[in-house]
RNA sequence: GCGCCCAUAGCUCAAUUGGAUAGAGCGUCUGACUACGGAUCAGAAGGUUAGAGGUUCAACUCCUCUUGGGCGCG
Numbered sequence: 001g002c003g004c005c006c007a008u009a010g011c012u013c014a015a016u017u018g019g020a021u022a023g024a025g026c027g028u029c030u031g032a033c034u035a036c037g038g039a040u041c042a043g044a045a046g047g048u049u050a051g052a053g054g055u056u057c058a059a060c061u062c063c064u065c066u067u068g069g070g071c072g073c074g
Base pairs, nucleotide, nucleotide: 001073002072003071004070005069006068007067010026011025012024013023019057028044029043030042031041032040050066051065052064053063054062
C1' cells in the first nucleotide's frame, strides 16, 4: 500500500428481509428478607447504536467517507 471482518449500556452480547418505545445476562443503586453480611426476591438508573454525510415514508440494519481494532497478502 491492497483486501476482508468488527465497533450497540460499565462488561459480554441480542435485535428475524429495513418497520411498534433498542433489549438480555453480569455489574451498579434502592427496597424487602437477615442480628449483620451473603444468597434470594422486587424495582430503578444507565444508550449521540464509533463519527459525518447520503438513500428511504421509515436506518442498529443499505451506500460513501473518516476514526479505532483484528486478520490476510505484498
Model confidence (mean pLDDT): 80 of 100. Transfer RNA from an uncultured Elusimicrobia bacterium, 74 nucleotides, folded computationally. Rfam family: tRNA.